[in-house]
RNA sequence: GGAGCGGGCCUGGCAGUCGCGCCGUGCGUUGCGUGCGGCGAGGAAAGUCCGGGCUCCACAGGGCAGGGUGCCAGGUAACACCUGGGCGGCGUGAGCCGACGGAAAGUGCAACAGAAAGCAAACCGCCUAAGCCGAAAGGCCGGCAAGGGUGAAAUGGUGCGGUAAGAGCGCACCGCGUCGGUGGCAACACGCGACGGCACGGCAAACCCCACCCGGAGCAAGACCAAAUAGGGACGCAACGACGUGGCCCGCGUCGCGUCCGGGUAGGUCGCUCGAGCCUGGCGGUGACGCCAGGCCAAGAGGAAUGACUGUCCACGACAGAACCCGGCUUACGGCCCGCUCCUCUC
Numbered sequence: 001g002g003a004g005c006g007g008g009c010c011u012g013g014c015a016g017u018c019g020c021g022c023c024g025u026g027c028g029u030u031g032c033g034u035g036c037g038g039c040g041a042g043g044a045a046a047g048u049c050c051g052g053g054c055u056c057c058a059c060a061g062g063g064c065a066g067g068g069u070g071c072c073a074g075g076u077a078a079c080a081c082c083u084g085g086g087c088g089g090c091g092u093g094a095g096c097c098g099a100c101g102g103a104a105a106g107u108g109c110a111a112c113a114g115a116a117a118g119c120a121a122a123c124c125g126c127c128u129a130a131g132c133c134g135a136a137a138g139g140c141c142g143g144c145a146a147g148g149g150u151g152a153a154a155u156g157g158u159g160c161g162g163u164a165a166g167a168g169c170g171c172a173c174c175g176c177g178u179c180g181g182u183g184g185c186a187a188c189a190c191g192c193g194a195c196g197g198c199a200c201g202g203c204a205a206a207c208c209c210c211a212c213c214c215g216g217a218g219c220a221a222g223a224c225c226a227a228a229u230a231g232g233g234a235c236g237c238a239a240c241g242a243c244g245u246g247g248c249c250c251g252c253g254u255c256g257c258g259u260c261c262g263g264g265u266a267g268g269u270c271g272c273u274c275g276a277g278c279c280u281g282g283c284g285g286u287g288a289c290g291c292c293a294g295g296c297c298a299a300g301a302g303g304a305a306u307g308a309c310u311g312u313c314c315a316c317g318a319c320a321g322a323a324c325c326c327g328g329c330u331u332a333c334g335g336c337c338c339g340c341u342c343c344u345c346u347c
Stems, first nucleotide, its partner, number of pairs: 001343010012313007020040009042319001046330002049328005054218004061250004066214005071085005086100001087098004101209002106207002108203002123148002125144003131140003156174006175198001176196005181190003222270004232261006241255005277296008
């Protein structure tokens, strides 16, 4: 100097004028007006992918089906999230990724090529010892999967022996399996030991098996108040019944329920912001995080509030606007700072 990897912070600041919404308070002519004070979009508010709080079913139990997760140990209210570790893969590396239980429970799938892709199999080939035929050469019967070819993958690998030629056929080492030992809470690891010729490939993000977890619906949830209409009409079921509880069964609760025609209302208040909250410091822990002490209160619109102007500073400002709330993940995107890795050049 160049190229990368990981982490943290901010998301324009300050001041003034006018204009908006909420809260508190004073005054007034109290349907409201006005003075003063305080506050007023985000790290993602986005996607609606997860997990909850809260509300109702509802006083609410058990099972089946269904769904979710899938290495181990922790964190958390909880999770498919986060942290640490193990194993596997990628990268020179810093680091990154993992839909990571089971293929000796069963079923299924794999184009083309190839003899053959689940209990095998012989295309090119090798042998022809033993047995049979032949005077002989040789042939028949038969043996083989070690060599070659095809393929992503061919049913362990290398070497020695053995054989007619071969083959774990036997042996040594490696690989694999089982058992034991050591370390670790565990996943797992071990240039540890013993036994075994060796179940003979891949896919479960195929069906499936196994382990653990899971009621449903959702703020348009729900509660209250006021007003209006037609306390309307027809048909069907009806206690051995119907309806409700996402599906089914048992159980439980209620006493009416369902379909069609017709009529009225769609107004107001609450829910609505004090939270598994935030900041600072200390302690514990590898870490996620937890505990203690002190301090702070920070939007609640309702067809949807924060807009305009001026001055100034500077890192010159991207993506972008709450609608019950919170914890995550994912996506969009500008700037600053810190640490680490690799390459090249010079001293």
Model confidence (mean pLDDT): 76 of 100. This is a predicted structure of a 347-nucleotide RNA (Bacterial RNase P class A) from a Lysobacterales bacterium. The sequence is in RNAcentral, with records from ENA. Its Rfam family is "Bacterial RNase P class A". Rfam describes the family as follows. Ribonuclease P (RNase P) is a ubiquitous endoribonuclease, found in archaea, bacteria and eukarya as well as chloroplasts and mitochondria. The family's RNA type in Rfam is ribozyme. The gene name in the source record is rnpB. The organism belongs to Lysobacterales, within Bacteria.